[in-house]
RNA sequence: GGAUCUGUAGCUCAGGAGUGAGAGCGCCCGCCUGAAAAGCGGGAGGUCGAUGGUGCGACUCCAUCCAGAUCCA
Numbered sequence: 001g002g003a004u005c006u007g008u009a010g011c012u013c014a015g016g017a018g019u020g021a022g023a024g025c026g027c028c029c030g031c032c033u034g035a036a037a038a039g040c041g042g043g044a045g046g047u048c049g050a051u052g053g054u055g056c057g058a059c060u061c062c063a064u065c066c067a068g069a070u071c072c073a
Base pairs, nucleotide, nucleotide: 001072002071003070004069005068006067007066010025011024012023013022018056027043028042029041030040031039049065050064051063052062053061
């Protein structure tokens, strides 16, 4: 330099156009216990990598850029 893939909560990820953006783990509070762990209930935490475009509507499709991974040279 070229090709492909990935980017969504603190971490691992789901969602692949349709009207509340989610799960597990973690964090906080409560219940339970003599006290813990486990278990149960509740809660906080996201401008979905950035900027444009298409479209009635974009996390989702397209373009460019940024970051990362793999391969080729």
Notes
A computed fold for a 73-nucleotide RNA, annotated as transfer RNA. The coordinates come from a structure-prediction model, not an experiment, and the mean pLDDT is 85. It matches the Rfam family "tRNA". By type it is a transfer RNA. From the family's description: Transfer RNA (tRNA) molecules are approximately 80 nucleotides in length. The sequence is in RNAcentral, with records from ENA.